RNA sequence: AGGACCCGGUGUAACUGGCGACGAGUGGGCUUAACCACAGUGGAGCAUCGGGACAUACGGCCGGUCGCCUGGGCAAAGAGC
Numbered sequence: 001a002g003g004a005c006c007c008g009g010u011g012u013a014a015c016u017g018g019c020g021a022c023g024a025g026u027g028g029g030c031u032u033a034a035c036c037a038c039a040g041u042g043g044a045g046c047a048u049c050g051g052g053a054c055a056u057a058c059g060g061c062c063g064g065u066c067g068c069c070u071g072g073g074c075a076a077a078g079a080g081c
Base pairs, nucleotide, nucleotide: 005052006051007050008049009048010047011046012045015042017069018068019067020066021065022064025038026037027036028035060074061073062072
């Protein structure tokens, strides 16, 4: 000097599902399902800037809330080319 970590700004942004309830989208489809289109919302992550911190810190994170389910994304670690 850099970097892991925390907070904030800007840009970008995967994923944003089904049923019931709660102000909780519209149309179509589906239980051999958990999807399609449009709109809206949330949004981890990534890039960058500023600040903090050097701690036996963190050790997974994300879709309005609750319940029951389904399927993904990102990050991390490892392996191969």
Molecule: ZMP/ZTP riboswitch aptamer (pfl RNA motif)
Organism: Paenibacillus piri